[in-house]
């Protein structure tokens, strides 16, 4: 310099282009003599920016940042 992978919630992760779920963890309550555990319930995320499409987390480019490989 160059080329490959990846980036989703506080954390580990799912998601055939039809719009984003779970697991823990948080809070608020039920239970408890008080905690734990349990049980309901609420909040919480597609790195950023453009393009394509009727419709993007998925496809394309470009940035940024991690990882690896050649030089």
């Nucleotide at each position: 310099u160059g080329g490959c992978u990846c980036a989703u919630a506080g954390u580990u992760u799912a998601a055939u282009g039809g719009a984003a779920g779970a697991a823990u963890g948080c809070u608020g309550u039920g239970c408890u003599a008080c905690g734990a555990a349990c049980g309901c319930a609420g909040g919480g995320a597609u790195a950023u920016a453009a393009g394509u499409u009727c419709g993007a987390a998925u496809c394309u480019u470009a940035u940024u940042g991690a990882g690896c490989c050649a030089u």
The RNA shown here (transfer RNA) has 71 nucleotides and comes from Ferruginibacter sp. The RNAcentral record of the sequence draws on ENA. Rfam family: tRNA. From the family's description: Transfer RNA (tRNA) molecules are approximately 80 nucleotides in length. It is annotated as a transfer RNA.